The RNA shown here (transfer RNA) has 73 nucleotides and comes from Coccomyxa subellipsoidea C-169.
The sequence is in RNAcentral, with records from ENA.
Its Rfam family is "tRNA". Rfam's curators write: Transfer RNA (tRNA) molecules are approximately 80 nucleotides in length. Rfam classes the family as a transfer RNA.
The source organism's lineage runs through Eukaryota, Chlorophyta, Trebouxiophyceae, Coccomyxaceae and Coccomyxa subellipsoidea.
Model confidence (mean pLDDT): 81 of 100.
[in-house]
RNA sequence: GGGCUCAUCGUCUAAUGGAACAGGACAGGAACUUCCUAAGUUCCCAAUGUGGGUUCGAUUCCCACUGAGCUCA
Numbered sequence: 001g002g003g004c005u006c007a008u009c010g011u012c013u014a015a016u017g018g019a020a021c022a023g024g025a026c027a028g029g030a031a032c033u034u035c036c037u038a039a040g041u042u043c044c045c046a047a048u049g050u051g052g053g054u055u056c057g058a059u060u061c062c063c064a065c066u067g068a069g070c071u072c073a
Stems, first nucleotide, its partner, number of pairs: 001072007010026004018056001028044005049065005
């Protein structure tokens, strides 16, 4: 330098063009329960890498960039 794959809450992960608030688990916080702790129940918090394009509508499709991984030379 060429090619391929990937990028979503703090972490892991779902959502293959269409709703209401992007869902779930763990973590964190609160309340209840308990003599205390643990466990349990309920609730809260929190995300689509950046910039464009296509479309009535984009997490999803296209392009560039950034970053990570694999591979060829």